This is a predicted structure of a 76-nucleotide RNA (c-di-GMP-I riboswitch aptamer) from a soil metagenome. The coordinates come from a structure-prediction model, not an experiment, and the mean pLDDT is 85. The RNAcentral record of the sequence draws on MGnify.
RNA sequence: GAUAAGGGCAAACCCCGGGUAACCGGGGGACGCAAAGCCGCGGAUCCUCCAUAAAAAGGACUGCCGGGCCGCCGAA
Numbered sequence: 001g002a003u004a005a006g007g008g009c010a011a012a013c014c015c016c017g018g019g020u021a022a023c024c025g026g027g028g029g030a031c032g033c034a035a036a037g038c039c040g041c042g043g044a045u046c047c048u049c050c051a052u053a054a055a056a057a058g059g060a061c062u063g064c065c066g067g068g069c070c071g072c073c074g075a076a
Base pairs, nucleotide, nucleotide: 001073008033009032013028014027015026016025017024018023031063037069038068039067041066042065043064045060046059047058048057
C1' cells in the first nucleotide's frame, strides 16, 4: 500500500459435534479483510458465580481498540 501479480483467510446463516454458558471444532457458505497470521500482555465487551446486585474469582473473544512477534509482493 496500487485498477499490480501469485495467492491467503472466512462474517452472517445452515448441518454435525463439544461446552452450564459465553463460545469453540469440522463441513457448507461469503459479509468482508494488506496481516481477518500468531500472542489473551493492557483495555473494552460477553459468560459462569453471587442475592435481585456489586466486588472478587474462573472462563470467552485477536473479525472491538492498543501493544508485541513473524510473514507475501513491490508501482507511486